This is a predicted structure of a 1503-nucleotide RNA (small-subunit ribosomal RNA) from a microbial mat metagenome.

């Protein structure tokens, strides 16, 4: 110090979350020791039991119990007697009990903190000083006697004491009053002195004779009381509160001031600087956190306050309104003989209860401190210690060194190899903190008391004795022996740490993002690792990070946020100069800021925690002295801010009145006839009762064309014909007057579009609602025809809008260019300057960017308003306003991890522009109808094996399913296995032949049976290591392939631009088939693609001629390159040439384009092929092959037989053949190319109608052969028919292949002769040697279901105007709420589940207050024929008051039938509102309407 998370990516805004620290903690797992600290945060709930405040016999009467002594009785260890001694229960009296200890209920307060004041006060014990202590008296407890009662306790009688009580005396420097002198103070007033006056009030004794006590007064010290300034939580959805209230006078009361209280008088007092009310809360020193400022907190320790079962009250006392005192009332608990009584752990322990949770019914007064006492001493749950608890902090240990066969085991693995655990272990050496045993053993203790000495008598010094709970503890020594001692969390990112197995959106994890649907580093386990460590994690809470409430230190055009606009009150802020003051401000000094704590120096426990001691600090408050720049106060002046006056000028500024024309509608009259109107197209509607159209006249209401303009005016809303009246504002000029009069502005007041409301008018056009017609799946809409409120006027209300520049007002400052309005400088239409407006573009600067930019969103100043994640919600409740509609103010529960702004790249658009393609169009031929073939779906089946499924599956994998293939089914069999390889051992077999069983596989029997160079080879068996799987996953993969697409694109380096994603380049202007090329340009280059290089083909040349060819020569035949020969030609096959817009003309800058151009075989890429960029579709294939993982192992492997893959109501795709005359049939006849062939092609001959058979030459092929090319051509026939078309189907007979044609082959012959007469919607191919049409060949293959596929040649067209439209694609641009990218996103009702919440007849509870009634104790007042010598007591009455009762209303909660909306929830219903022109642009306000989103009207906005 930051990080994760919104997006495809980016920047920003913004929330959520994490890493840190802390804790009186709790929970889970674990646990060796010690030191120091801490330990009911909840029920201020209820408490059994014990203890926590007593002491003094040196105050007193006394003597129950104990001890001693004495005496007596005597049973010789018991009883009695004696206050005699030590002492002492109960009692009187003194002091203490108001401290110490606990708790935090109450309290928002002078309660606390801090600083002052008391001239308005008190203070027992203590200290100092001064003075004093004479006399008298009557009681009372106890004890004794008697009585009542269960008890607690009480009553009566008799008697008695005091340092108890009373009276008298004395008396002041005390107190009350009067007088005088003097002095001080901020006021009231205070102090001192007085030879002054006169009144009132005291006392107690004890005793060891040393002392201790008593009374009065003054002063001190200590402790308190009261008052005041300042500070001290939240809510305004609490705005008014107050009758003792505020003040005065006089009293009462108190220690003291005071409405504290009483009487009277006055009418005040508090409050937006937050009164009152409500909620919450003890406050501070401090503690935690933070860089700090702050925020949170108030356990332990210290100070203060409050409380003591709840409420009230006083008494006693120096002090209490009293925790372990009293009285009364209440609730509760206990005892009871039912008549009455007793009690108060928020003391220490402890119990129950509550709770996630918090300890022992311990020891000691040894120390410190307290009470009493002369003292010894007693008391002390204060305190000191111990016990329990890892609750925290700190420290120590669980060993150290060596040790590689890198052991065993575990885990992983590419697997017998390796890695890791790991120097870790074993083993060797060493040490002994800790532990165990034994032994020694503290400090904390100083004394007081006593004795002695000194003394100024307070005390000091010396001596001796005694005293330790903790504790035989800390600690020390010796011995033994690595011996007794490690866990927890985590390992996807944040965040250090990774693999295997299991699981399979299950189980589970999760702080946020998110993991898990068969290869999970995220679940569970293991191995390994990381972090911390006697602890580690989790949970809760606080601060931090969060500059995310921003004083330090934020914002408001578009992210949340500028009030709709102005005027103006309070408040805040305020020009220049001089003087003064010294409040703010600054400086010095003094006081205070308790201690502890924090920081720091030093020191003590072995260190540390902890503790001691010193310093610093305590940022504050108060006082005082000084300074005077600035701010403030006071006084005086100034003119530049502001205003006034004068002159000129501008305007749709406002209000009221008058007038005007055009248009519309209506009415009347006329002309006139069949339609008009309306729409995408129609219809409703109007019209022969005469519309529409045209003309004339009249009426009415509303609005003002042109001018008219990013022109003008106004604060905003807003304002437009002309004119009159009234009125307002701005600007300019000059500088006469005032002299800071200013700016802003919470509340407040005024104005405020449209819609809407009220009353009364008005009503032409338009027009919510409504009606009808269309559209549509529907159409509560868009379109059409009508049409009511309304729109208009007057008066009143409402008070809101996208009331927008989404930009508050004012002032100052900061480059320019340009347009325009009004004025001035001047006579001016050049020109230039200046002031005030309204616009455009830009420098600097700012901004997340878009953008803003003298009209700021720049730089500063002042004031106001507003914001703090999204939703819930501008909702609910409350209040205010309103006639209502509604407006203003304005939450929470709950829920999400985002919501959002700007910009980027894509994709998309029923956005735009440009361009291309057999994309359309123009043509030709098909498909879709028929029959058949083939593939698919479906169905069927024991099985009909599997895969391929829009384009991009469907004559596809398959370029050959009768067996085999074959993966499927049925049945029969095998189990190291059907195949292959390595090693070891054994053998010479294996095999073959024959026979038997069997469907075969297989099994059985018999016979037969290697080679050798002796090394072995080959083969079989056995064993062993590797089996095998067409089982799953193409969504784990490689490879291969399809498609976009042979589309022209896809990128990179460097530079430049941008915060960045990214852009530029690649865009633009041309051009091209092309990102092809040219030009331009912050780009310059390059790569993969395009093109070219390669192959075939078209022309020609050279070379070479066999098997090819034959012109010339020769031979020869019936004919024939048949032969000699030849290389001319064709051809073959190798190498060259050729084409490049090279030439010409035109256009053009160029690239290039055009031309019946030239030349050329070929012309603008000549034709064709191979060749497929970055990528997309989790496209296809685990069944070609390969391969990770998973699965099967007498089977999911292997062998065999038979069956199936060929099924068949049906649907689809692809084809073949047809429907005929451009044809069929018959006869005759011509011309290819490219291929194949020895398990072959097979000439030829013979037989057969034929398939074919038999014989057989040639050929391993330019030699022989398949081989006949067919369409064509010639002749003939058929004559438009279901035919001499068509050939399906079926019957019969054959041929061939093959072990075998039944399921299930092809072919031949004869016979049979189906549908079909050109095919609905729709749809496919093709732009030239193409379509169409004709045949030929080949692969696979025994044969063949081939009409398929791949090739070959023959014949050989038509059409393209063109790019509007359909489809696909490319580029530029635009919008976007899409990015899984429009097959996107997304809105609302309804239905279902869950959750919180509003209303709600009512009902239950709570606290506070009011009124009335009643009223205990106590206090006060008063009274009395009572008691007492007195002090006083008792009683009555009144006032006051806790409590109780009644009552009305308010407030706050809980529940509540029913009801309202809201939120959330993988796959419900209805629609399609929004995002693209979202298919009617959207949105805002308002009104009406509608299942719902929503629609429509009206005004506004551009987002």
């Nucleotide at each position: 110090a930051g990080a994760g998370u919104u997006u495809g990516a980016u920047c920003c805004u913004g929330g959520c979350u994490c890493a840190g620290g802390a804790u009186g903690a709790a929970c889970g797992c674990u646990a060796g020791c010690g030191g120091c600290a801490g330990g009911c945060c909840u029920a201020a709930u209820a408490c059994a039991u014990g203890c926590a405040a007593g002491u003094c016999g040196a105050g007193g009467g006394g003597c129950a119990g104990c001890a001693u002594c004495a005496u007596c009785g005597c049973u010789u260890g018991c009883g009695a007697u004696g206050g005699a001694u030590g002492g002492c229960g109960a009692c009187c009296g003194g002091c203490g009990c108001a401290c110490g200890g606990g708790u935090g209920c109450g309290u928002a307060a002078c309660g606390c903190g801090u600083a002052u004041g008391c001239a308005a006060c008190c203070u027992a014990c203590c200290c100092a000083c001064a003075a004093c202590a004479g006399g008298a008296g009557g009681a009372u407890a106890g004890c004794c006697c008697g009585g009542a009662g269960a008890a607690a306790u009480c009553c009566g009688g008799a008697u008695u004491a005091a340092u108890a009580c009373u009276c008298c005396a004395u008396g002041a420097c005390a107190c009350a009053g009067g007088g005088g002198u003097u002095u001080c103070g901020c006021a009231u007033g205070g102090g001192a002195c007085u030879a002054u006056u006169g009144g009132u009030u005291a006392a107690a004794g004890a005793u060891u004779u040393a002392u201790c006590g008593g009374u009065u007064g003054u002063g001190g010290a200590u402790g308190g009381g009261c008052a005041u300034g300042c500070g001290u939580c939240u809510g305004a959805u609490u705005a008014g509160c107050u009758a003792g209230u505020u003040g005065g006078u006089a009293g009462u009361g108190u220690a003291a001031c005071g409405g504290a209280c009483u009487a009277c008088c006055a009418a005040g007092g508090c409050g937006a600087c937050g009164a009152u009310c409500a909620g919450u809360a003890g406050c501070g020193g401090g503690u935690c956190u933070g860089a700090g400022a702050g925020g949170a907190u108030g356990a332990u320790c210290c100070g203060c306050c409050a409380c003591a079962c709840u409420g009230g009250c006083a008494c006693u006392g120096a002090g209490a309104u009293a925790c372990g005192g009293g009285c009364c009332a209440g609730a509760c608990u206990c005892c009871u003989a039912c008549g009455g009584g007793a009690g108060g752990c928020a003391g220490c322990a402890g119990u129950a209860g509550g709770g996630a949770a918090u300890a022992u019914u311990g020891g000691u007064c040894a120390a410190u401190g307290g009470g009493c006492g002369a003292g010894a001493g007693c008391c002390u749950g204060a305190a000191c210690c111990a016990g329990c608890c890892a609750u925290g902090c700190c420290g120590c240990g669980u060993g150290a060194g060596g040790g590689a066969a890198g052991a065993c085991g575990g885990c992983c693995u590419u697997c017998u190899g390796g890695g890791u655990u790991g120097u870790a272990a074993a083993c060797c050496u060493c040490u002994u903190u800790u532990g165990u045993a034994c032994a020694g053993g503290a400090a904390g203790a100083a004394a007081a008391c006593g004795g002695g000495c000194c003394u100024g008598c307070g005390g000091g010094c010396c001596c001796a004795a005694u005293u330790g709970a903790c504790g035989g503890u800390a600690u020390u020594g010796u011995a033994c022996g690595a011996a007794u001692a490690a866990g927890c969390a985590c390992c996807g990112g944040c965040u250090a740490a990774c693999u295997a197995c299991g699981u399979g959106c299950c189980a589970g994890c999760a702080g946020c993002c998110g993991c898990g649907g068969u290869a999970a580093u995220a679940c569970g386990u293991a191995g390994g690792g990381u972090g911390c460590a006697a602890g580690c994690g989790u949970u809760g809470u606080c601060c931090g990070g969060a500059u995310u409430u921003a004083u330090u230190g934020g914002g408001u055009u578009u992210a949340a946020a500028g009030g709709g606009u102005g005027c103006g009150u309070a408040g805040g802020c305020g020009g220049c100069c001089u003087u003064u003051u010294a409040a703010g401000u600054c400086a010095g000094u003094g006081g205070u800021g308790a201690a502890a704590g924090c920081c720091u120096g030093c020191a003590g426990c072995u260190c540390a925690a902890c503790u001691g001691u010193g310093g610093a600090a305590c940022u504050g408050c108060c006082a005082u002295u000084g300074a005077u720049a600035c701010u403030g106060g006071a006084a005086g002046g100034c003119u530049u801010g502001a205003g006034u006056a004068u002159g000129c000028u501008c305007g749709a500024g406002g209000u009221a009145g008058g007038c005007g024309g055009a248009a519309u509608u209506u009415a009347u009259g006329g002309u006139g006839u069949a339609g008009c109107g309306g729409u995408g197209a129609a219809a409703u509607g109007c019209a022969u009762a005469g519309a529409u159209a045209c003309c004339a006249u009249a009426a009415a209401g509303a609005a003002c064309a042109c001018c008219g303009a990013u022109a003008g005016c106004g604060a905003a809303g807003g304002c437009a014909g002309c004119u009159u009246a009234c009125u307002u504002g701005g600007g300019c000029a000059a500088a006469a007057c005032u002299g800071a009069c200013g700016c802003u502005g919470a509340g407040g007041c005024a104005c405020g579009a449209a819609a809407g409301c009220g009353u009364g008018g008005g009503g032409a056009g338009c027009g919510a609602a409504c009606a009808g017609g269309a559209u549509u799946a529907g159409a509560u809409a868009c379109c059409c025809u009508g049409g009511u409120a309304g729109u208009c006027c007057a008066c009143g209300c409402u008070g809101u809008a996208a009331a927008c520049g989404a930009u508050g007002u004012u002032c100052a400052c900061u480059c320019g260019c340009u347009g325009u309005u009004g004025g001035c400088g001047a006579u001016a239409c050049a020109c230039u300057g200046u002031c005030a407006g309204c616009g455009g573009c830009c420098a600097a600067g700012c901004g997340a960017a878009a953008g803003c930019g003298u009209u700021a969103a720049g730089u500063g100043a002042a004031c106001c308003a507003c914001c703090u994640g999204g939703g819930g919600a501008g909702u609910a409740c409350g209040c205010u306003c309103g006639c209502a509609a509604g407006a203003g103010u304005g939450a929470a529960a709950c829920u999400c991890a985002a919501a959002g702004g700007a910009a980027u790249u894509g994709a998309c658009g029923g956005g735009g522009g440009u361009c291309c393609g057999c994309a359309c169009a123009a043509g030709c031929g098909g498909u879709g109808g028929a029959g058949c073939a083939u593939g698919u779906g479906g169905u069927u089946u024991a099985a009909u094996u599997c895969g391929a499924u829009g384009a991009u599956a469907c004559g596809c994998g398959a370029g050959g399913a009768a067996c085999c293939u074959u993966a499927c089914c049925u049945g029969g069999g095998c189990u190291c296995g059907a195949a292959u390889g390595g090693c070891u051992c054994u053998g010479g077999a294996c095999g073959g032949u024959a026979c038997c069983a069997g469907a075969a596989a297989u099994g059985g029997u018999a016979c037969u049976u290697u080679c050798u160079u002796c090394g072995g080879a080959c083969u079989a068996g056995a064993g062993u290591c590797a089996a095998g799987g067409u089982g799953c996953u193409g969504c784990a993969u490689g490879g291969c392939u399809g498609u976009c697409g042979u589309c022209a694109g896809c990128u990179c380096g460097u530079g430049c631009c941008g915060u960045g994603a990214g852009g530029u380049g690649u865009u633009g202007g041309g051009u091209u088939a092309a990102g092809u090329c040219c030009c331009g340009c912050a780009a310059c280059g390059a790569g993969c693609g395009c093109a070219a290089c390669c192959c075939c083909u078209a022309u020609u040349c050279g070379u070479a001629g066999u098997u090819g060819c034959c012109a010339g020569c020769a031979a020869g035949u019936a004919a024939a390159g048949u032969u000699g020969g030849g290389g001319a030609c064709u051809c073959u096959a190798c190498g060259g040439a050729g084409a490049c817009u090279g030439c010409c003309u035109g256009c053009g800058c160029a690239a290039g384009c055009a031309g019946a151009g030239a030349g050329g075989a070929a012309g603008g890429a000549g034709g064709g092929g191979a060749c497929g960029a970055c990528g997309u579709c989790a496209a296809g294939u685990c069944a070609u092959c390969a391969u990770g993982g998973c699965c099967c192992u007498u089977a999911c492997g292997c062998c065999c037989a038979g069956g199936g893959c060929u099924a068949c109501a049906c649907a689809c795709g692809u084809g073949c053949u047809a429907c005929a005359a451009u044809g069929g049939c018959g006869c005759a006849u011509a011309c290819a190319g490219a291929g194949g062939g020895u398990a072959g092609c097979g000439a030829c001959a013979u037989g057969g109608c034929g398939a074919c058979a038999u014989g057989a030459a040639g050929c391993c092929a330019a030699u022989c052969u398949c081989a006949a090319a067919a369409a064509g051509u010639g002749c003939g026939u058929c004559u438009c028919a279901g035919u001499u078309c068509g050939g399906a189907u079926u019957g019969a007979g054959g041929u061939c292949u093959g072990c075998a044609a039944c399921u299930c082959g092809a072919c031949c012959u004869c016979a049979u002769g189906a549908a079909g007469u050109c095919g609905g919607a729709a749809u496919c191919g093709c732009u030239a040697g193409u379509a169409a049409u004709c045949g030929c060949g080949c692969a696979u293959c025994a044969g063949c279901a081939a009409u398929g596929g791949c090739g070959c040649g023959g014949u050989g067209a038509a059409u393209a105007c063109g790019u509007u439209c359909c489809c696909g694609g490319a580029c530029c641009u635009u919008g976007u709420a899409c990015a899984c990218a429009c097959c996107g996103c997304c809105c609302g009702u309804c239905a279902a589940g869950c959750c919180a919440u509003g209303g709600g007849a009512g009902u239950u509870g709570g606290g506070a207050g009011g009124a009335c009634c009643u009223g205990a104790a106590g206090a006060c007042a008063u009274a009395u024929a009572c008691c007492g010598c007195a002090a006083g007591g008792a009683u009555g009455u009144g006032u006051u008051u806790a409590g109780g009762g009644u009552u009305a209303a308010a407030c706050c909660a809980g529940c509540g039938a029913c009801u309202g909306g809201g939120g959330c929830u993988a796959a419900g219903u209805c629609g399609u509102a929004a995002c693209a022109a979202g298919g009617u642009a959207g949105c805002c306000g308002u009104a009406c309407c509608g299942g719902a989103a929503g629609g429509u009207g009206u005004g506004g906005c551009u987002g």
It matches the Rfam family "Bacterial small subunit ribosomal RNA". The prediction has a mean pLDDT of 83.